RNA sequence: GGGCCCGUAGCUUAGCCUGGUGGAGCGCUGCUCUGAUAAGGCAGAGGUCGUGUGUUCAAAUCACAUCGGGCCCA
Numbered sequence: 001g002g003g004c005c006c007g008u009a010g011c012u013u014a015g016c017c018u019g020g021u022g023g024a025g026c027g028c029u030g031c032u033c034u035g036a037u038a039a040g041g042c043a044g045a046g047g048u049c050g051u052g053u054g055u056u057c058a059a060a061u062c063a064c065a066u067c068g069g070g071c072c073c074a
Stems, first nucleotide, its partner, number of pairs: 001073007010026004020057001028044005050066005
């Protein structure tokens, strides 16, 4: 220098191909239960999807550029 893959909540990740209100588990907060704790039950908060631009009525999803990580080639 070239090619491919990955980046989404505090953590692990689904959704992307085929554009149409971003979900799950764990964790966190409150309540309940208990003599008290753990476990259990109920409810809730938390993400403008690595960044920027473009296309579109509408972008996590499509295009381009760019940053970070991994693998391969040279």
The prediction has a mean pLDDT of 85. A computed fold for a 74-nucleotide RNA from a Candidatus Woesearchaeota archaeon, annotated as transfer RNA. Rfam family: tRNA. The family's RNA type in Rfam is transfer RNA. About the family: Transfer RNA (tRNA) molecules are approximately 80 nucleotides in length.